[in-house]
């Protein structure tokens, strides 16, 4: 400096009407460590500050969810076994991790 850098409603159900209710099903950013959504640490979202007239942006802040039990083993809250559980903001005929949207964004970081 380039390049790359988040996945998921499939099927009943009730209703004028729902990928949004309800039942079953589906998903899992980056590093670090014995191989992690649920350990630590970081990014996104959202708010405040900060400096210009203002917006982009800079630079510092805040706030930000979730496991437990058993088994192997020198090591594992990560592996395997059961059983849980938990997801930003605005939209929307009806209440959204899973459609639309801000994003052809903007990023931990990874590769050359």
């Nucleotide at each position: 400096u380039u390049u790359c850098g988040g996945g998921g409603c499939g099927g009943g159900g009730u209703g004028u009407g729902a990928u949004u209710c309800c039942c079953c099903a589906c998903c899992g950013g980056c590093a670090g460590u014995a191989a992690a959504g649920u350990c630590u640490g970081c990014g996104a979202c959202u708010c405040c500050c900060u400096a210009a007239a203002u917006a982009a942006u800079u630079g510092g802040g805040a706030u930000u969810g979730a496991a437990a039990c058993g088994g192997u083993g020198u090591g594992a809250u990560u592996c395997c076994g059961u059983u849980a559980c938990c997801g930003a903001c605005g939209g929307u005929u009806a209440u959204a991790g899973u459609c639309c949207g801000g994003a052809u964004g903007a990023g931990a970081g990874a590769a050359a």